[in-house]
RNA sequence: CAGAGUAGGAAGGACGCGUUAAGUGCCGCGGAAUGGGAAGUUGUCCGCGGACGAAAGGAGGGCGGCAUCAGGGGCCGGCCCGACUGCGGUGUCCUUCUGCGUCCGCUG
Numbered sequence: 001c002a003g004a005g006u007a008g009g010a011a012g013g014a015c016g017c018g019u020u021a022a023g024u025g026c027c028g029c030g031g032a033a034u035g036g037g038a039a040g041u042u043g044u045c046c047g048c049g050g051a052c053g054a055a056a057g058g059a060g061g062g063c064g065g066c067a068u069c070a071g072g073g074g075c076c077g078g079c080c081c082g083a084c085u086g087c088g089g090u091g092u093c094c095u096u097c098u099g100c101g102u103c104c105g106c107u108g
Stems, first nucleotide, its partner, number of pairs: 001108003008098009017088003026050007036104003040100001056085002060081004064076003068072001
């Protein structure tokens, strides 16, 4: 002199969660970890409290009701189940890119 290396961030993919509202995001308080080591926050996470907030559809099947009745079929859109399609600043993992300001250390 140069380089490696964190917590994380972005994109893509896979498998999930919620849609009967959690999660995400916001505010306050407290705490934890954080390149290999030490301390450390304006970054990350955890707990508690608070405020706010949403996009739902649906083949098919079952139940119930109405009329008719020989069989059966028709109607309603009332309830339940429901593959699947969406929606959520949704969770985890993998890949790619990116990625510590101080001091010490490591490699060349």
Annotation:
THF (Tetrahydrofolate) riboswitch aptamer from a sheep gut metagenome, 108 nucleotides, folded computationally. RNAcentral holds the sequence, with entries from MGnify.